[in-house]
RNA sequence: AACUCAUCGAGACCGGCUGAGGGACAGGCCCGUUGAAGCCGGGGCAACCUGCGGGAAGUGGCAUUCCCGCAAAGGUGCCAACUCCUGCGAUGGACCCUGAGUCCUUCGUAAAGAUGACCG
Numbered sequence: 001a002a003c004u005c006a007u008c009g010a011g012a013c014c015g016g017c018u019g020a021g022g023g024a025c026a027g028g029c030c031c032g033u034u035g036a037a038g039c040c041g042g043g044g045c046a047a048c049c050u051g052c053g054g055g056a057a058g059u060g061g062c063a064u065u066c067c068c069g070c071a072a073a074g075g076u077g078c079c080a081a082c083u084c085c086u087g088c089g090a091u092g093g094a095c096c097c098u099g100a101g102u103c104c105u106u107c108g109u110a111a112a113g114a115u116g117a118c119c120g
Stems, first nucleotide, its partner, number of pairs: 004117005013042005021031003025087004043079003048075002050071008083112001088108003092104004096099001
């Protein structure tokens, strides 16, 4: 790396260097010289790993699993827009140019992606 599992409508920015890109991909739509990306420093958010307490399932008793609450030293992560929106399937509607058209609504453990744990 891949597999597996969990989560993804919440939350959280300043300074320095530098100087044109960035938002995974495609389309769209945005962000950006009032400074993008990157690097450095500091700050913060969150609670996946971790600790403590309570409850439930489970066991002969442990183990184990799940849920809730609290904490935040350390390991990650994150700090525009719901994963920015759409992409697959289903669903209902509007329009006129009647095309397997365009636009819109809602739903989904669909795909893709991100992060963590695990593994290595």
A computed fold for a 120-nucleotide RNA from a Gemmatimonadota bacterium, annotated as SAM riboswitch aptamer (S box leader). It matches the Rfam family "SAM riboswitch aptamer (S box leader)". Rfam links the family to the GO term regulation of gene expression.